[in-house]
RNA sequence: UGGCAGAUAGUUCAGACGGUAGAACACCAUGUAACAUGGAAGUCACGGGUUCAAGUCCCGUUCUGCCAG
Numbered sequence: 001u002g003g004c005a006g007a008u009a010g011u012u013c014a015g016a017c018g019g020u021a022g023a024a025c026a027c028c029a030u031g032u033a034a035c036a037u038g039g040a041a042g043u044c045a046c047g048g049g050u051u052c053a054a055g056u057c058c059c060g061u062u063c064u065g066c067c068a069g
Stems, first nucleotide, its partner, number of pairs: 001068007010025004019052001027039005045061005
């Protein structure tokens, strides 16, 4: 430098054909403990575009991993 994959809650990850953003663990509260019940937590990497509507489609950028040189 080129190609491919990825970036979603504190962490690990889901998210059908574009139509209300979720789970587990962790955290907070209550109940003696195992554990149970309830609760909080998101600029969906960033900037644009398309659309009535974008995590999802299109363009660019950044970062991470892999491959090639």
The prediction has a mean pLDDT of 81. Predicted 3D model of a 69-nucleotide RNA (transfer RNA) from Bacteroides mediterraneensis. The source organism's lineage runs through Bacteria, Pseudomonadati, Bacteroidota, Bacteroidaceae and Bacteroides. It matches the Rfam family "tRNA". The family's RNA type in Rfam is transfer RNA. Gene Ontology term of the family: triplet codon-amino acid adaptor activity. The same sequence occurs in records of 2 taxa. RNAcentral holds the sequence, with entries from ENA.